Description:
Model confidence (mean pLDDT): 81 of 100. Predicted 3D model of a 93-nucleotide RNA (Glycine riboswitch aptamer) from a Chloroflexota bacterium. The sequence was found by an Rfam model in a public genome assembly. The organism belongs to Chloroflexota, within Bacteria.

RNA sequence: AUGGGAACAGGGAAGAGACUCUUUGCGGGCACCGAAGGGGCAAGCCUGGGCAGGCGAAACCGGGCGAAACUCUCAGGUAAAAGGACCCUGUUC
Numbered sequence: 001a002u003g004g005g006a007a008c009a010g011g012g013a014a015g016a017g018a019c020u021c022u023u024u025g026c027g028g029g030c031a032c033c034g035a036a037g038g039g040g041c042a043a044g045c046c047u048g049g050g051c052a053g054g055c056g057a058a059a060c061c062g063g064g065c066g067a068a069a070c071u072c073u074c075a076g077g078u079a080a081a082a083g084g085a086c087c088c089u090g091u092u093c
Stems, first nucleotide, its partner, number of pairs: 005093008017030001019029003031078003037074001038072003044065006
């Protein structure tokens, strides 16, 4: 100097009912969103069976590992505020 990771600061940052009921307190009802967090899996890899009379298979049937901005909608959210994945800049390690 460059690259990667982490933390912090600043900036940018979408979506969906300012729905409705209620004793106005906690809450209830229906409809929706996906970008806090969380869950799920494809290729591929590993493995058990198949498979045994010496070695070694295939189809097939299970199990495990396995990504996301995909998917689920648990959580969260559906005026503003707050939050917000991710991106940019800076500082520190």